[in-house]
Parts: sequence; structure tokens; C1' cells
RNA sequence: UGAUAGAGGUUGCAUUCUUAGAAGAGUACUUUUUCGGAUGCGUCAGGCGCAGGGGAGGAAAAGGGAAAGGCGAGAAUGCCGAAAGGAUGAGCUGCCUGUAAGGCUCAGACCUUGGGCAUACGGUUAAGAGCCGUAUGACUGUCAUUCGUUUUCACGGAUGGGGCGCUAUCGGGU
Repeated sequence: UGAUAGAGGUUGCAUUCUUAGAAGAGUACUUUUUCGGAUGCGUCAGGCGCAGGGGAGGAAAAGGGAAAGGCGAGAAUGCCGAAAGGAUGAGCUGCCUGUAAGGCUCAGACCUUGGGCAUACGGUUAAGAGCCGUAUGACUGUCAUUCGUUUUCACGGAUGGGGCGCUAUCGGGU
């Protein structure tokens, strides 16, 4: 220097499927009655469309009453920059247009992060769940330096670094 193969964890990472579970929620929506009296909805703006004095939005009372994303549990698959996020670019989305917002997908290259956890703050979300970002903390894994135990193997402590790392094997060069 190139290739190949591995390790970290019993909460390693990601994807898919199942679920009769919790929550979402007595919410959205809807029926009736009363009050009220002109707007309401299609994300936002313009347009267009639909509903509306045969009573809109809203409020009160009495009934009916969901779902999705996400979570938990289980199974399968692929793996160890597994993966996650950011910036950038492209495409899709929405009744039409838009230099708009949000969401989804893809992308060679760029930046950050060894890993899980806890706490605080911020974002997302119905949410004290989960996910994302930042900071702090101990733990853990690995390497370096150093000290100690130990016949050796090996074990323990302290400090520090980071995955473009570490370990093993094979090859090439010096």
C1' cells in the first nucleotide's frame, strides 16, 4: 500500500410483514333541537369549483361515532458507516398556475457522528411515547502512552485519540 475475512451489543443497525394491544379519542365526522344571521370548504395566494336565507361559519344540549402516521409485542431478511442527520441538485405531490409552504423518492460528490443509554434545551408529533439536532454525564468497545499484578498467556488502573479507525490472513513496494 492492495485485497479478503472479522469484532463491539442479549436494547448493535436497518428494512419488511403480522397483531384481536395501549394511545390517538369520546377527537375528526355525522343526526336532531335551540340561538344566531352570511359566509364556509378545497394547505397558502390568484383563479376555478362545491355548499349556503329551503339558513353558512359559530355556540349550547341530547344521540351515533372512526381512521392514519407513530408506539408496544412477535417473526423474517440484510448487515457492522451497519446507519442517522445536514447542505446541494433533480423528480413527484396538490382542481389549474405559482419563485410558495409541507411531504415523498432519487442522486455522484461534500460535511458531522465509534456504540447504546440517561439528563437538559430545541424541532416534529395528539403526546411526559417515538424520531431528529445540540450539549453534558457515566458506561462500553478499540488503539496509543504509562503504572501495577503475573513464569508466560493474560488481567486491572490512569490519561488521551477516533470508524478514512481496530484485529487477523495473503500479496506488492521500500

Model confidence (mean pLDDT): 79 of 100. A computed fold for a 174-nucleotide RNA from uncultured Acetatifactor sp., annotated as Lysine riboswitch aptamer. RNAcentral holds the sequence, with entries from MGnify. It matches the Rfam family "Lysine riboswitch aptamer". From the family's description: Riboswitches are metabolite binding domains within certain messenger RNAs that serve as precision sensors for their corresponding targets.